[in-house]
Predicted 3D model of a 138-nucleotide RNA (c-di-AMP riboswitch aptamer (ydaO/yuaA leader)) from a bacterium. It was read from a public genome assembly, where an Rfam model found it. Its mean pLDDT, the model's own confidence on a scale to 100, is 77. It matches the Rfam family "c-di-AMP riboswitch aptamer (ydaO/yuaA leader)". Rfam describes the family as follows. This family represents a conserved RNA structure found upstream of the ydaO and yuaA genes in Bacillus subtilis and related genes in other bacteria.
RNA sequence: UCCUCUCGCGCGCCUAAUUCGCAGCACGUGCUGCGGAGCGGGGGACCCACAUGGUUGGGGCGAGUCCCGCGGUGAUCCGCGGGAGGCGCACAGCGCCAGCCCGUCAGCUAACCCCGUCGGCCGAGCGAGAAAGGCAAG
Numbered sequence: 001u002c003c004u005c006u007c008g009c010g011c012g013c014c015u016a017a018u019u020c021g022c023a024g025c026a027c028g029u030g031c032u033g034c035g036g037a038g039c040g041g042g043g044g045a046c047c048c049a050c051a052u053g054g055u056u057g058g059g060g061c062g063a064g065u066c067c068c069g070c071g072g073u074g075a076u077c078c079g080c081g082g083g084a085g086g087c088g089c090a091c092a093g094c095g096c097c098a099g100c101c102c103g104u105c106a107g108c109u110a111a112c113c114c115c116g117u118c119g120g121c122c123g124a125g126c127g128a129g130a131a132a133g134g135c136a137a138g
Stems, first nucleotide, its partner, number of pairs: 004130006012121003018037008038117006048107001057105001058102004065084008085097005
């Protein structure tokens, strides 16, 4: 000096997940409680739609679905490969297609009612620390 790792700050990104007021606590930029705005979600008439049932019932949030081939397996599960479709970005490229909830019940839906406002990441930046290596000298 460069790279790697950790922490913090900053810019930016995913997401509905932001912002304001009051009070209290902290005294390192904040935390907690309550309320509002904004954003987001669910339930809920006439009309319209829907025959009913299936235990593999049905439904909701979310981009996070569907099909084919091969293999493993108890399997509706998993892995590999291919196709279609969808989502995000720092976009001629790169990445994602999860997870969770209701509880036998919900189509749409005016009035009306209820609920959420978390969490995660970060190349191009800065600072601190750690580790490893190289070079030189003894």